[in-house]
């Protein structure tokens, strides 16, 4: 050069057949407590790694790249 993976919220992962983007810690905020902390109930956070292409419709098919791990040499 070649194969095979994996990228989704502060972290760590799902998303199955294309069809409302979600769970666990974590953060805010209120309620329990004298007061911390469990607990308990709400809320914020996403350009789904980039760009294109199919599609009525793509996080999921295609293609092309980046960046990481691994095989082989």
């Nucleotide at each position: 050069a070649g194969c095979g993976g994996a990228u989704u919220a502060g972290a760590g992962c799902a998303g199955u057949u294309g069809g409302c983007a979600g769970c666990u810690c974590g953060c805010u905020u209120g309620g329990u407590u004298c007061a911390u902390a469990u607990c308990c109930a709400a809320g914020a956070g996403g350009u789904c790694g980039c760009a294109g292409g199919u599609u009525c419709a793509a996080g999921u098919c295609c293609u092309g790249c980046a960046u990481c791990c691994g095989c082989a040499a």

The RNA shown here (transfer RNA) has 73 nucleotides and comes from Candidatus Symbiothrix sp. Its mean pLDDT, the model's own confidence on a scale to 100, is 83. NCBI's taxonomy places the organism under Bacteria, Bacteroidota, Bacteroidia, Bacteroidales, Candidatus Symbiothrix. It matches the Rfam family "tRNA". By type it is a transfer RNA. Rfam links the family to the GO term triplet codon-amino acid adaptor activity.